[in-house]
Context: one part of a larger RNA
RNA sequence: GCCGGCGACUUGCAGGCAGUGGCAGGUUAAGAUGUGAGUAUCGGAGCCAGAGUGAAAGCGAGCUUUAAGAGAGCGUUAGUCUCUGUUUGCAGACCCGAACCCGGAUGAUCUAACCAUGGCCAGUGUGAAGCGCAGGUAACACUGCGUGGAGGCACGAACCGACUGAUGCUGAAAAAUCAGCGGAUGAGCUGUGGUUAGUGGUGAAAUGCCAAUCGAAUCCGGAGCUAGCUGGUUCUCCUCGAAAUGUGUUUAGGCGCAGCGGUUAGCGUUAUAACUUAGGGGUAAAGCUCUGUUUUGGUGCGGGCUACUAACGUGGUACCAAAUCAAUGCAAACUCUGAAUACUAAGUGCAUAGCUAACCAGUAAGACUGUGGGGGAUAAGCUCCAUUGUCGAAAGGGAAACAGCCCAGACCACCAGCUAAGGCCCCCAAAUGGCUACUAAGUGAUAAAGGAUGUAGGAAUGCUGAGACAGUCAGGAGGUUCGCUUAGAAGCAGCUACCCUUUAAAGAGUGCGUAAUAGCUCACUGAUCAAGUGCACCUGCGCCGAAAAUGAACGGGGCUAAGUAGCCUGCCGAAGCUGUGGGAUUCAGUUGAAUCGGUAGAGGAGCGUUCCACUCUAGGUAGAAGCAUCAGCGUAAGUGGGUGUGGACGAUGUGGAAGUGAGAAUGUCGGC
Numbered sequence: 001g002c003c004g005g006c007g008a009c010u011u012g013c014a015g016g017c018a019g020u021g022g023c024a025g026g027u028u029a030a031g032a033u034g035u036g037a038g039u040a041u042c043g044g045a046g047c048c049a050g051a052g053u054g055a056a057a058g059c060g061a062g063c064u065u066u067a068a069g070a071g072a073g074c075g076u077u078a079g080u081c082u083c084u085g086u087u088u089g090c091a092g093a094c095c096c097g098a099a100c101c102c103g104g105a106u107g108a109u110c111u112a113a114c115c116a117u118g119g120c121c122a123g124u125g126u127g128a129a130g131c132g133c134a135g136g137u138a139a140c141a142c143u144g145c146g147u148g149g150a151g152g153c154a155c156g157a158a159c160c161g162a163c164u165g166a167u168g169c170u171g172a173a174a175a176a177u178c179a180g181c182g183g184a185u186g187a188g189c190u191g192u193g194g195u196u197a198g199u200g201g202u203g204a205a206a207u208g209c210c211a212a213u214c215g216a217a218u219c220c221g222g223a224g225c226u227a228g229c230u231g232g233u234u235c236u237c238c239u240c241g242a243a244a245u246g247u248g249u250u251u252a253g254g255c256g257c258a259g260c261g262g263u264u265a266g267c268g269u270u271a272u273a274a275c276u277u278a279g280g281g282g283u284a285a286a287g288c289u290c291u292g293u294u295u296u297g298g299u300g301c302g303g304g305c306u307a308c309u310a311a312c313g314u315g316g317u318a319c320c321a322a323a324u325c326a327a328u329g330c331a332a333a334c335u336c337u338g339a340a341u342a343c344u345a346a347g348u349g350c351a352u353a354g355c356u357a358a359c360c361a362g363u364a365a366g367a368c369u370g371u372g373g374g375g376g377a378u379a380a381g382c383u384c385c386a387u388u389g390u391c392g393a394a395a396g397g398g399a400a401a402c403a404g405c406c407c408a409g410a411c412c413a414c415c416a417g418c419u420a421a422g423g424c425c426c427c428c429a430a431a432u433g434g435c436u437a438c439u440a441a442g443u444g445a446u447a448a449a450g451g452a453u454g455u456a457g458g459a460a461u462g463c464u465g466a467g468a469c470a471g472u473c474a475g476g477a478g479g480u481u482c483g484c485u486u487a488g489a490a491g492c493a494g495c496u497a498c499c500c501u502u503u504a505a506a507g508a509g510u511g512c513g514u515a516a517u518a519g520c521u522c523a524c525u526g527a528u529c530a531a532g533u534g535c536a537c538c539u540g541c542g543c544c545g546a547a548a549a550u551g552a553a554c555g556g557g558g559c560u561a562a563g564u565a566g567c568c569u570g571c572c573g574a575a576g577c578u579g580u581g582g583g584a585u586u587c588a589g590u591u592g593a594a595u596c597g598g599u600a601g602a603g604g605a606g607c608g609u610u611c612c613a614c615u616c617u618a619g620g621u622a623g624a625a626g627c628a629u630c631a632g633c634g635u636a637a638g639u640g641g642g643u644g645u646g647g648a649c650g651a652u653g654u655g656g657a658a659g660u661g662a663g664a665a666u667g668u669c670g671g672c
Stems, first nucleotide, its partner, number of pairs: 001672006011091009021081003025048003031042003052059002062074004094232002097229001101222006112196009121186001123155003126151001130147006159183003163180005198214001200210003207216001235606006245258005259363002261360007270353001274348006285337001286335002291331003295327005302320002304317005366391003370387006396407003411582004416578003422572003425557003431569001433568006444559001450544002454541005461534003471528005477501003483495002507522001511520002583596005607661001609658006619649001626645005632639002
């Protein structure tokens, strides 16, 4: 891991409610009599009901409040007992599951410390004190040479330890092996016996150790501790069908109440889409009257600066600026204004709701899309509200694939039809359909600021057969090298000025150039040519901008339409709608009508298992149960005939009682 067996809402008591039956007031409890066992018969103590109301005295079909004869509140309604079901409470209370806490015991054969008594430490080195001799001193001191053999001394086996690496890591081993490593006369190591015990001991102290167990040992008991937590919870069909919100909570993953669901009664159009009518509002927008804020201009209180003055004061001002005027903006906490929606009321009213009561729930972690907002960065598959929809609890078609998007809500069957979204070249069902344009970028089939004679359309404007624009040929001069400056400055370093003449035209010069000249060129003009040309603007579709890690963002092929925009006609396309047949539920009762997706959950109807009564039954060695396999039948759980096996039991029916249905619980036992 698989297979098979076992495996979880029980039982008692006491309440609530529903159903059922008895009685009309109901009923007995303990106990007694009685029996093979029961049924049964007594037993009225007690309980519920039979009158309420008031705080009460009390009054009473009424009472209380009150001054009240008003008004208001509660009353003036048949119950009770058994059984069944369901639900609540108390009990282990659907099952399995703690870590803990407490009590009593058992442990120091491991290990920690200590006590008593024993044992052990190869070899080598170093050479303290002391002492002796010699030198030395006044005497010491001191020096040298010997001797001596100290030490938590050195090197290094046994022994004790455990610093590093590798191996091992379903090991040879629940801590080792191998190679190195530390201590090795000491606070050393060790044998034996003993002491200290869990609210404790011991600890050169690591929360270490106290028998492979230690932030409180182990064993048994309290004990089925408790678990607002996790997991699991077993047959079928039918009807309805949620919630993930508000509020409170030592509350936030739990509960209480309300909301939303179901069932049963009652009321009966009261509810409601939509429309009509009538309302209040202060949102969107807008606006600047108010509150604030903001830009420019005019006037300029006040101030600054400044002139005059001995002072008082008088002037000036391209400065700041109150207030006011004119114009221009902004606002969730501004409003002189002010919608659409929404909401409220009344009327009509499709559809079939709605309200009240009792009982039974579940839910109270929601998710995304669109819209209006707060937080955030006008970030998030972010977060928090409001309001729709879908998912949740919804299958089907589309979006390549894709809970939350688009279409659409699956009772069952059909090799019938029509459509929705979306599509119609092939994959792939259906037009290589029609018309008018655009795009050349494979744009389509990702993105911005910004950039560009891409291309199409629109609407202006300048020049133009008195010849434009572009090209070609020619001219482009003189005063003058203007003046100043400068070494030089001659159109062309710089400054000032920018005239006049000849002209068809020609700047005191557009650029290149020179040391400065020179030279080239432009503006401007003529000729040639011959019909458009220049400059901005508004749109459509394109271009660049455009870099990520395997090749990969039309679904692919491929497409110049099979792309884009507009118009038109067909067709395909779903479990939608229709057709035909069938089933169920509710209503109506005769034809019929409506309905039948579904998690949590509520309600209804059934199937099967074991045992009991009828029943030692029917049946059964001419073959029971069980097992295997295959028909038939039923909407399902299931049922059931044949055949084989098996070898002795055992249905159906009507009732009753439960150890009553397994795929999951790191379930449990067995097998493989």
This is a predicted structure of a 672-nucleotide part of an RNA (large-subunit ribosomal RNA, domain II) from Cryptomonas sp. CCAC 1634B. Model confidence (mean pLDDT): 85 of 100. A source record names the gene rnl. The source organism's lineage runs through Eukaryota, Cryptophyceae, Cryptomonadales, Cryptomonadaceae and Cryptomonas.